[in-house]
């Protein structure tokens, strides 16, 4: 630092997601060891039980006891123990907890001249002299207690009163300084006023008794009373730091003054009178959340989120008030009240408050022992010894986090075994292992063995102050003993042993890392995007690989990526997004000069920003985490002191912005009020007759009661044709006959006048199409609604005939519009070329135009910039200033609630749930249009025959069956795979045998000489027995090849599935003219370009043009065939001439036909018109044939996941005594129906019957078969020729040319069914073809549709051949006879190019409501 997703691919907006970091973490799975952290985030929910604030006898009585002196045994004294009291000092600290608290609570810098502070320090004075209760304690009474009450007795360092007062308080004066003028401070006078406590050691120097004590001295710790620090509080004020305007107003002690009260202390703190103020859009009032901070998590920073642990403040103590006591509390382990709830109870009344350390219940996804010491540190008493201390400092539990560490190291390829893969050669796991040689850190045993602990206190001995004093004391020195919860724990030695220690997650992209089997939209997986529907690197397993490791994934929360709120750093013509316009308040922002200040702002000191914490430097734990030190940051806030360029801001100015004056012309600017005409219709009246009207046709409707036309004339309301123009005016919305009034604004000239007077604009307010809405007129015409007629499946619609509201006027209301240039207003600056409206100048001209120019408008094109790109481009969407206003994915939703406004419609302002991974913009290819434009095809038209109805053939469907094998399904499946199912074929069914096999490959063994085969028997038969003939080939004589059985193995075998896994071949679009690369240019890119444009053509053929220049695959030609001619060459072919025959039957010729070789010919080549002088068309000569001469073969990149696994080959699956092989008999050939291709009909251009002609192009030894005979006939007999230009199938039909038949179910038509045959063949039942007698169905040209065909075509004739034994009305070919038509492309279908448009891309059989 990105990346994934929106498309068919692009670019660009835009959301969503991941990759990082981090936690007081929870779950999953695992889990060796140790240092350092942390460890109820929820129920401030309720607590069993212990312990967290005591101590002081050196204040004080008294109780009990223990030792020991004295004793008159009644006691008494000393020393110690203990107890509850009275005093005193703590308990206000230490711990915990975040409920309230949006607030001077917190942070920060200040104020305090408006204050107070026990214990501590330092220091001035001082400690006299009475009293009088009072608890323990006796007694006695109540109660269950909890405690309470009477009455005695007693003590102080408990209370009280007098004395004393340097200083101090209070009240009236004087003076001096300082002052923010409020006061303060110092001195000074006068009067008032307030204290005390003693306890302990000691000692006799003073004083008293004179022994030794204390009333005395002394130390010492108390104690009163002031000064003063220190230290802690208290109180006010500046500025900081959340959300919601769908909370716009909020306040009566409110504001604020005078007086009084209050407090340690200002104050409405509180009362009483007075005024009527105060706060608020710079967010008052409410409402929701929430302790603040130092930090700490991320982050390049800015900034966002957070406020655990450690530290500072607050704030709370079951809830809710409240005060006492105190130096200090409205007091977590006090007191009263009131609640709420738990206990005890004798029911009468009492007790209690873990948010202290533990610990229990509940709650929750979740958070630990009812440990040990007070030995450090560190409070609390105390003179001290000490005593207390759940502060603390230790231990326990927990991978909850960090940091260290280890599970071993070296060798070690037969690359072992196994295990996975495998293309079977092999990789791979993996030097890993295993062995071979070490090591010893943890962890285990054993041994030693600390720091924290001494400047503490204690005692000892020296010294010193005070003293009278060696005693006492002591901020003194030195010596000694003496203290450790943690713990025998860090550490340190030694012992054995590789021995006891790896796992978790992922491997489809992002994102590192592949493969096998499994499962088959199933089970699952998933942050996204998505995998799974039978070959899943995404799901489960296993190999195997990545990345982390005592851990690893997962959820969950935050920052970041996210410039995705944008202050550092976005936007807004079309993606979200400019308010419909404009006047104008606040507010922002403002032209030149000069001088002044000094608020901003810049610079510099000072202070201060607590300490951890981050950094950096060094130290101490073996290192590190951790800790000490020591620096430096703490971007900030006060004060001070300086600069003046800029920006407020005071003063004088200036005229280039802004505005005012005259002159001046243009205009549908606006309101009023009159005035015209032209057409619509109503109504009169004349003419005048049968129809008008509407419509794609029609019909409702008008019309004979006289319409529609025409004329003449009244009546009314509306609206202003032509002029009329990307032309004017307006701020928009809007504005159009005319003529008058009143009325705004703009723009040109001159430059006289003000002198910055300007711009913008939250809110406000005021304009505002059209519809709608209220009164109240008006109404011709048009016309929602509504009627009625078509339309249509239906038609609440288009279309028609009518018609009310409303359109139109006055007065009021609504306040939206794709109200748009989808572009807020104002400035200034930055090439041009061209219209055009207003007004000017200038030159010329008699005069107008033309031409130069200014200043304002409206328009089109374009540089250079801008843009995603269309696209904007001095009317900018360029470069920049100033203000306003809007927007942050998409639906929900401009909905819903609440609030404003309205009569109401409804407007306004305006969300969340919940849901999706997009949703959208510009531009690109393609594909589509009942979008245009060009052009083609038997694509339509113009013809000819057909199909559809009948019967049969045939093939599909359904049905049915034991099986009716399979497959093919719009064109492009259905006489199709099958160019030919009686058995075989054959994949299907029934039945019977078979199992290494029907076939093959390599070894072993056996056999008999084979092999092969003959005849018999069993049987459906495959096959089994048995039996005939056969004695092989090569040999170096050893044997080999080859064959037959038997075994066992590698394996064979399948017409089993998958054509959606695949080769291959093949239909189709389509023989349509396309398809496409190469360099180069254009485009941010997709992609254009080329190949598009102008002809042209069958053709992307051609030719011109041209940012293109070439180039390939198609086209065309080359290739085969018909058609003309030459030449070769003359047999089995031909026959002009000569000679023969019954015949080209022989001679004899190769002219000729004809056959097959090689050539030759056509190429728009010539003429002429036309065309751009081109390509080409058009006409025409000549020519067998003319513009591709006809026909064929030939099929571009591609699309239908088109169609074939059953030709064939193949991955994969799936069977192996079978889904393989055999064989019998069946089936594939069934039949109510349906539908496709077909044969025959249906007749007279027929049909029978007799006679006569003329093809081609093929087959043929397993084969075509002549002639002759037989039979009506298939057919048999016969055997001649033929390996075919000779011989044979092999009679061509239709046609000619008589006959007969007479429109009829016929002499048509031939289906069926009966009989008799005949051929193939192992074998015509099932289920063959053909032939004769006989019988004569349907059918008298076919409904809606609907196929073929453009010339040797269609239509009609008939022949041949493959397949085949035997079986075509099929297919595949040959050849005869031979047409009709085509105006033309509107229109159906189906293709080509070009253009639009698109919300389609599985691509209109689309999408989507």
């Nucleotide at each position: 630092a990105g990346a994934g997703u929106u498309u068919g691919a692009u670019c660009c907006u835009g959301g969503c997601u991941c990759a990082g970091a981090a936690c007081g973490a929870a779950c999953g799975c695992u889990g060796g060891c140790g240092g350092c952290g942390u460890g109820c985030u929820u129920a401030a929910c309720a607590c069993a039980u212990g312990c967290a604030a005591g101590u002081c006898g050196u204040g004080c009585g008294c109780g009990a006891u223990u030792g020991g002196g004295c004793u008159u045994c009644g006691g008494u004294c000393c020393a110690g123990u203990u107890g509850a009291g009275c005093g005193g000092c703590g308990a206000a600290c230490g711990g915990g907890u975040g409920c309230g608290u949006a607030a001077c609570a917190c942070g920060u810098g200040g104020a305090u001249a408006a204050u107070c502070u026990g214990c501590c320090u330092u220091u001035g004075g001082g400690c006299u002299c009475g009293g009088a209760a009072u608890a323990a304690c006796c007694u006695c009474u109540c109660g269950a207690a909890a405690g309470a009450g009477g009455g005695g007795c007693u003590a102080a360092u408990g209370c009280c009163g007098g004395a004393u007062a340097a200083g101090c308080c209070c009240a009236c004066g004087g003076g001096a300084g300082c002052u923010u003028c409020g006061g303060c401070u110092c001195u000074u006078g006068u009067g008032g006023g307030a204290a005390a406590a003693g306890g302990u050691g000691g000692c006799c120097u003073c004083u008293a008794u004179u022994u030794a004590u204390a009333a005395g001295c002394u130390a010492u710790c108390a104690c009163c009373u002031g000064a003063a620090g220190a230290u802690g509080a208290g109180u006010c004020c500046g500025c900081g730091g959340c959300c919601c305007a769908u909370c716009a107003g909020c306040u009566a002690g409110u504001u604020g003054g005078c007086g009084g009260g209050g407090u340690a202390a200002a104050a409405g703190c509180c009362c009483a009178c007075c005024a009527a103020g105060g706060c608020a859009a710079c967010g008052a009032c409410g409402g929701a959340u929430a302790g603040c901070u130092g930090g700490u998590c991320u982050g390049a920073g800015a900034g966002g989120a957070u406020g655990a642990u450690c530290a500072g403040c607050c704030a709370c103590a079951c809830u809710g008030g409240g005060a006492c006591u105190g130096a200090g509390a409205c007091a977590c382990g006090g007191c009263c009240c009131a609640g709420a709830c738990u206990c005890c109870u004798a029911c009468g009344g009492g007790a209690g408050g873990c948010a202290g350390c533990a610990g229990u219940g509940g709650g929750g996804a979740a958070u630990a022992u009812u440990g040990g010491a007070c030995a450090a540190u560190g409070g609390g008493c105390g003179c001290a010894a000490g005593c207390c201390u759940g502060a603390u400092c230790c231990a326990g539990c927990a991978a909850u986090g960090u940091c260290g560490u280890g599970u071993g190291u070296g060798u070690g390829a037969u690359g072992a075994a196994g295990g996975c893969c495998c293309u079977u050669g092999g990789g791979u796991u993996g030097u890993a292992a295993a062995g071979c040689a070490c090591u010893g850190u943890c962890a285990g045993c054993g041994g030693g063995a600390a720091c924290g602990a001494a400047u503490a206190g204690c005692c000892u001995a020296g010294g010193g102050u005070a003293u009278a004093a060696u005693a006492u004391c002591c901020a003194c020195u030195a010596a000694g003993a003496u203290u450790g919860a943690c713990g025998g724990u860090a550490c340190c030695c030694g012992c054995a042993g590789a021995g006891g220690a790896a796992g978790g997650a992922c491997c489809g992209g992002c994102u590192a890392a592949c493969u096998c089997u499994g499962u088959g939209c199933c089970a699952g997986c998933a942050g996204c995007c998505g995998c799974g529907g039978u070959a899943a690197u995404a799901c489960a397993g296993g190999g195997g690989g990545u990345c982390c490791a005592a851990g690893c994934g997962u959820u969950g929360u935050u920052c970041g990526g996210a410039a995705u709120c944008a202050c550092u750093g976005g936007g807004c013509g079309u993606a979200a997004a400019g308010c419909g316009c404009g006047u104008g308040u606040a507010g922002g922002c403002g032209g030149c000069u000069a001088u002044g200040u000094a608020a901003g702002u810049c610079g510099g000191a000072u202070g201060u920003g607590a300490a951890a914490u981050c950094c950096c430097u060094c130290a101490g734990c073996u290192c590190a985490a951790c800790u000490g030190a020591g620096g430096a940051c703490g971007u900030g806030c006060a004060u001070c002191c300086g600069a003046a360029a800029c920006u407020g801001u005071g003063u004088a100015g200036c005229u280039a912005g802004a505005g005012u004056a005259u002159c001046g012309g243009a205009g549908g600017g606006g309101g009023u009020g009159g005035u015209g005409g032209a057409a619509u219709u109503u109504c009169u009246g004349g003419u005048g007759u049968a129809g008008a009207g509407g419509u794609g046709a029609a019909a409702u409707u008008c019309g004979u009661a006289g319409a529609u036309a025409u004329c003449a004339g009244u009546a009314g309301g509306a609206a202003c044709a032509c002029c009329u123009g990307u032309g004017g005016c307006g701020a928009a919305g809007g504005c159009g006959a005319c003529c008058a009034c009143c009325u705004g604004g703009a723009c040109g000239a001159u430059a006289a006048c003000u002198g910055a007077c300007g711009c913008u604009g939250a809110g406000a307010c005021g304009c505002g199409a059209a519809a709608g809405c209220g009164u109240g007129g008006g109404u011709a015409g048009c016309a929602a609604a509504c009627a009625g007629g078509a339309u249509u499946a239906g038609a609440u619609a288009c279309c028609c005939u009518g018609g009310u509201a409303g359109u139109c006027c006055a007065c009021g209301c609504c306040g939206u519009a794709a109200a748009c240039g989808a572009u807020g207003a104002g400035a200034g600056c930055u090439a041009g070329a061209u219209g055009u409206u207003g007004c000017g100048g200038g030159u010329a001209u008699u005069g107008a135009c033309c031409c130069c120019u200014g200043c304002a408008g409206u328009g089109u094109c374009g540089c250079a910039g801008c843009u995603a790109a269309c696209g904007c481009a001095u009317u900018a969407a360029g470069c920049u200033c100033u203000c306003c206003g809007c927007c942050u994915g998409g639906g929900g939703a401009g909905u819903a609630c609440g609030g404003u406004c309205g009569c109401a419609a409804g407007a306004u302002u305006a969300a969340a749930a919940c849901u999706c991974a997009a949703a959208g913009g510009a531009a690109u290819u393609g594909a589509c249009g009942g979008g245009g434009g060009c052009c083609c095809g038997c694509a339509c038209a113009a013809g000819c025959g057909g199909u559809g109805g009948a019967g049969c053939a045939u093939g599909u469907g359904g049905u049915u069956u034991a099986a009716u094998u399979c497959g093919a399904c719009g064109c492009a499946a259905c006489g199709c795979g099958c160019a030919g199912a009686a058995c075989c074929u054959u994949a299907c069914c029934u039945g019977g045998g078979u199992u290494u096999a029907a076939a093959c490959u390599g070894c072993a063994g056996c056999g008999a000489g084979a092999a092969u085969u003959u005849a018999c028997u069993a049987g459906a038969g495959a096959u089994a027995a048995c039996u005939u003939a056969g004695u092989g080939c090569c040999u170096u004589c050893g044997g080999g090849a080859a064959c037959g059985c038997c075994g066992g193995u590698u394996c064979a075998g399948g017409u089993g599935c998958u054509g959606c896994a695949u080769g291959g071949c093949u239909g189709u679009c389509g023989u349509c003219a396309g398809c496409u690369c190469g360099u180069g240019u254009c485009g941010u890119g997709a992609g254009a370009u080329g190949u598009u444009g102008g002809g042209u053509u069958a053709a992307g053929u051609c030719c011109c043009g041209c940012a293109a220049c070439g180039a390939g695959c198609g086209c065309a030609a080359c290739c085969c065939u018909c058609g003309c001619c030459u030449u070769u060459a003359g047999u089995u072919g031909c026959c002009a001439g000569c000679a023969u025959u019954a015949a080209g039957u022989u001679g004899g010729g190769c002219a000729c036909u004809c056959u097959a070789g090689a050539g030759g010919g056509a190429c728009u080549g010539c003429c002429g018109g036309u065309g751009a002088u081109a390509a080409g068309c058009c006409g025409g000569a000549g020519g067998a044939a003319g513009g591709u001469g006809g026909g064929g073969a030939u099929g571009a990149c591609g699309u239908c996941a088109a169609g074939u696994c059953c030709u064939c080959a193949u991955g994969g699956c799936c069977c192996u005594u079978a889904c393989g092989a055999c064989c019998u008999g069946g089936g594939c050939u069934a039949c109510a129906c349906a539908c496709g291709u077909g044969c025959u009909a249906c007749a007279a251009u027929g049909g029978u019957c007799g006679g006569u002609a003329c093809a081609g192009a093929g087959g043929g030894u397993u084969g075509c078969c002549a002639a002759g005979c037989c039979g009506c006939g298939a057919g048999g007999u016969g055997g001649a020729g033929c390996u075919a230009a000779u011989c044979c199938c092999a009679g061509a039909a239709a046609a000619c040319c008589g006959a007969u038949c007479g429109u009829a179910g016929u002499c048509c038509g031939g289906a069926u069914u009966g009989g008799a045959g005949u051929c193939u063949g192992c074998a015509a039942c099932u289920c063959g073809a053909c032939u004769c007698c006989a019988u004569g169905a349907a059918g008298u040209c076919g409904g809606a549709a609907u196929c073929g065909c453009u010339a040797g075509u269609a239509a009609u004739c008939g022949c041949g051949a493959a397949u085949c034994a035997g079986a075509a009305u099929g297919u595949c070919g040959c050849g005869g006879u031979g047409a009709a038509u085509a105006c033309g492309u509107u229109c159906c279908c189906g293709g080509g190019c070009c253009u639009u448009g698109u919300a389609c891309a599985c691509a209109c059989c689309g999408c989507c409501c």
Predicted 3D model of a 1409-nucleotide RNA (small-subunit ribosomal RNA) from an uncultured prokaryote. The coordinates come from a structure-prediction model, not an experiment, and the mean pLDDT is 83. The RNAcentral record of the sequence draws on ENA.